[in-house]
Order: sequence, then C1' cells, then structure tokens
RNA sequence: CUUAUCCAGAGUGGCGGAGGGCUCGGCCCUGCGAAGCCACAGCAACCGGUCCGAACGGACGCGGUGCUAAUUCCGACGCGAGAUCACGCUCCGUGACUCGCGGAAGAUAAG
Repeated sequence: CUUAUCCAGAGUGGCGGAGGGCUCGGCCCUGCGAAGCCACAGCAACCGGUCCGAACGGACGCGGUGCUAAUUCCGACGCGAGAUCACGCUCCGUGACUCGCGGAAGAUAAG
C1' cells in the first nucleotide's frame, strides 16, 4: 500500500501500585486494585496444517497471529428522513433531538 472483517464470543492467579478506554468532546471502567509484566486457561477461525469430500464446502483446533467491559462504548465528516420544541426574514428556513445510509480514521489478518 491492497483486500477482507469489526452489533457475536471469551479469565483466573501472582507481581505491580494509579491510571485506562488511539485523539478531542461525552460517557464509562478502576484501591472490591488501573496500565504494564509473568503463568496457566478460554474465545474465535484470518493464514498454514490434518481429516472428510469429485467439487463447492465442511470438521478439527496441531501451528502462526489475534483477542478475553461497554456496537470500533457513543459522537466528530457528508447525505437523507422524522413526531416534537425553540428562533426567524414565516405554509419556508435555521438550530436542538432521534433514526438510517455512506465516508474518513482506527484495530486485526493475509499478501
């Protein structure tokens, strides 16, 4: 850089000692112990492998990663829709709120 996926799933103990959830704004988690490190365990099925199969494909979970709070926690940019409320130059416009679609960014895998 390209492609694919991202509303599911999965934790205990030890060390540690105040942060963490990328950034910003929210909102959360956290001395009933954050980040990080170690051990074992689990989840998943992107790649390799083994088995079944004519093939599409399926199974296994052996290996390489990855992951184990909250939809990538929500929003940020664009477009559209909608009951309501507020304001105004008033049968229209703007803003708030809610929802939908797309994008950007991010994470992971393979090349």

Predicted 3D model of a 111-nucleotide RNA (SAM riboswitch aptamer (S box leader)) from a soil metagenome. The sequence is in RNAcentral, with records from MGnify. The model forms 97% of the base pairs in the Rfam consensus. Its mean pLDDT, the model's own confidence on a scale to 100, is 84. Its Rfam family is "SAM riboswitch aptamer (S box leader)". Rfam describes the family as follows. The SAM riboswitch is found upstream of a number of genes which code for proteins involved in methionine or cysteine biosynthesis in Gram-positive bacteria.